Predicted 3D model of a 110-nucleotide RNA (SAM riboswitch aptamer (S box leader)) from Oceanobacillus piezotolerans.

[in-house]
RNA sequence: CUCUUAUCAUGAGCGGGGGAGGGACUGGCCCUAUGAAACCGCGGCAACCUUCAAAUCUACUUUGAAAAAGGUGCUAAUUCCAGCAGAGCUUUUGUUCUGAAAGAUAAGAG
Repeated sequence: CUCUUAUCAUGAGCGGGGGAGGGACUGGCCCUAUGAAACCGCGGCAACCUUCAAAUCUACUUUGAAAAAGGUGCUAAUUCCAGCAGAGCUUUUGUUCUGAAAGAUAAGAG
C1' cells in the first nucleotide's frame, strides 16, 4: 500500500514544546495569539486483540459477564454537517429518514 470482516449518536485533558495553522478531501460551519500543527511527559476513556458462561442454524455465530498487565486506538463539536442514490413532507427554497460511497480504527491475509 491492497483485500476481507467488524465498529463509528456513549466516553475521556493537563503540562512541556513550538509559533500559525488545524478539523482526511470539496463546500459549509467551527477551533485557534486567552497560543494551531508536529513532537515529548504524565493522566484518563474505551474494550478491537484476552478469558468465562449460555444459546445455537456448528459460523470461535449470537447474547451476557469479567479483568486492565500487555499490543493498538482514542481523548472539541455524531466520522462536526453535507457530498451519491432512494423515500416521506413541502408550491419552491428546504427539511426528515434509509442505504451507499469516502474516511478512521481494530483483527486477519497478501